[in-house]
RNA sequence: GCGGGCGGCGUGCGGCCGCGGCAUGGUCAAUAGAUCGUGUCGAGGAAAGUCCGAGCUCCAUGGGCAGGGCGGUGGGUAACGCCCACCGUCACGGUUCGUGAGGACCGUGAUAGGGAAAGUGCCACAGAAAAUAUACCGCCUCGUCGGUUCACCGGCGCGGUAAGGGUGAAAAGGUGCGGUAAGAGCGCACCGCGGUGACGGUGACGUCUCCGGCACGGCAAACCCCGCUCGGAGCAAGAUCAAACAGGGGAAGAGGUGGCCCGCCUCGUCGACCCCGGGUGGAUCGCUUGAGGCGCGCGGCAACGCGCGACCCAGAGAAAUGGCCGCCCUCCGGUGAAAACCGGGGGAACAGAACUCGGCUUACGACGCGCCCGCAAUU
RNA sequence: GGGGAUAUAGCUCAGUUGGGAGAGCGCGUGGAUCGCACCCACGAGGUCGGGGGUUCGAGUCCCCCUAUCUCCACCA
Numbered sequence: 001g002c003g004g005g006c007g008g009c010g011u012g013c014g015g016c017c018g019c020g021g022c023a024u025g026g027u028c029a030a031u032a033g034a035u036c037g038u039g040u041c042g043a044g045g046a047a048a049g050u051c052c053g054a055g056c057u058c059c060a061u062g063g064g065c066a067g068g069g070c071g072g073u074g075g076g077u078a079a080c081g082c083c084c085a086c087c088g089u090c091a092c093g094g095u096u097c098g099u100g101a102g103g104a105c106c107g108u109g110a111u112a113g114g115g116a117a118a119g120u121g122c123c124a125c126a127g128a129a130a131a132u133a134u135a136c137c138g139c140c141u142c143g144u145c146g147g148u149u150c151a152c153c154g155g156c157g158c159g160g161u162a163a164g165g166g167u168g169a170a171a172a173g174g175u176g177c178g179g180u181a182a183g184a185g186c187g188c189a190c191c192g193c194g195g196u197g198a199c200g201g202u203g204a205c206g207u208c209u210c211c212g213g214c215a216c217g218g219c220a221a222a223c224c225c226c227g228c229u230c231g232g233a234g235c236a237a238g239a240u241c242a243a244a245c246a247g248g249g250g251a252a253g254a255g256g257u258g259g260c261c262c263g264c265c266u267c268g269u270c271g272a273c274c275c276c277g278g279g280u281g282g283a284u285c286g287c288u289u290g291a292g293g294c295g296c297g298c299g300g301c302a303a304c305g306c307g308c309g310a311c312c313c314a315g316a317g318a319a320a321u322g323g324c325c326g327c328c329c330u331c332c333g334g335u336g337a338a339a340a341c342c343g344g345g346g347g348a349a350c351a352g353a354a355c356u357c358g359g360c361u362u363a364c365g366a367c368g369c370g371c372c373c374g375c376a377a378u379u
Numbered sequence: 380g381g382g383g384a385u386a387u388a389g390c391u392c393a394g395u396u397g398g399g400a401g402a403g404c405g406c407g408u409g410g411a412u413c414g415c416a417c418c419c420a421c422g423a424g425g426u427c428g429g430g431g432g433u434u435c436g437a438g439u440c441c442c443c444c445u446a447u448c449u450c451c452a453c454c455a
Stems, first nucleotide, its partner, number of pairs: 001375007009365002012327006019042010044350001048361002051359005056234004062262004067230005072086005087113001088111010114225002119223002121219003136165002138161003142157006173191006192214001193212003197208004238285004248276003253267004278454003292311001294309006328347008380451007389404004398435001406422005428444005
């Protein structure tokens, strides 16, 4: 210097003017309010997407089925599909051991990671055969026919064989030695796999020992099974008041918050609910003190928790944040030995609260910051 | 602000136990006709809105973006 990962920050300081909320004072006004002054506060790390989890509000209440979500272990949390730590698996790189299959260690990264010996289903094309394995080529024994230099070669047939070839994403454990007509866990050793026991760990799991020739291909982000969990709607929720119109027309069942059933409850048959039609486009509450942020100390590997201290930090209605000047920082060009001076540029991007929190995801970064890893160059 | 749905050829749309990308109209060429239309035959045309993941394999299953369409207030 380049690339990557993690973390932090989201931009400086001062003055003036402007805009929005609240408080207060003056003037005008019968009131509503208008205007001026003073004080104070005034967007984000994502305010975004609305993908999860909650608070809050309403829907009297209950049961069953269906349906949705989650899924290693332990912890954190109000809760979570989030976070932390650990375990397992996989990939890449390096070192090392081994004849080999492969193993051990280190580093980096990924991980939606329960169950495939409960069942069903799928595995296209290619290929002989795709899950009850399979015999196309090849290899081997035997029979038979032909050739023959009587070692053998070729054709056909009954069988054996999964070592070799070829197909595929995947071919029914792998390597080595033995064995055999040729072969084969057929036998042995090792590697892998499955299981017993002991030990360690809260646990996932790990280590060691012994046993089993191996019986168990893959897919559950296919149906499904197991375990846990979920009522629905959303601040345009909902409550109070005011204004205006048409107390109009249809209608006998409707509702209990958008799947179905049962039970129960409520409302209604001079009129509920719903539909058509009509009217309004107002005010107040909800509305910001909250699982709140900040600082210090303590506990914990961490996520986070506990204690103490001081703090109040937008809350409006289609909705306010902008501009100018100076300083400062920095880049480029010029002058200069340097300090410095002159001129020009930059101080952004993504984006903007609309009931409120905790997460995730996505978007973005000009000048810059901290730590770690790799590569290249120089010393 | 809060819900719901859709995206496949130029247009309108199909596409289910995940393996072939299709139909109608339109377009092009040829035929038929004296000529045109209708008609007949053949053909071209696709990043399945974009990206990532699961899988041997994705239009289809899962996640994230983008665009378009649509619904909602109060009173009697």
This is a predicted complex of two RNAs, RNase P RNA and transfer RNA, with 455 nucleotides together. The prediction has a mean pLDDT of 80.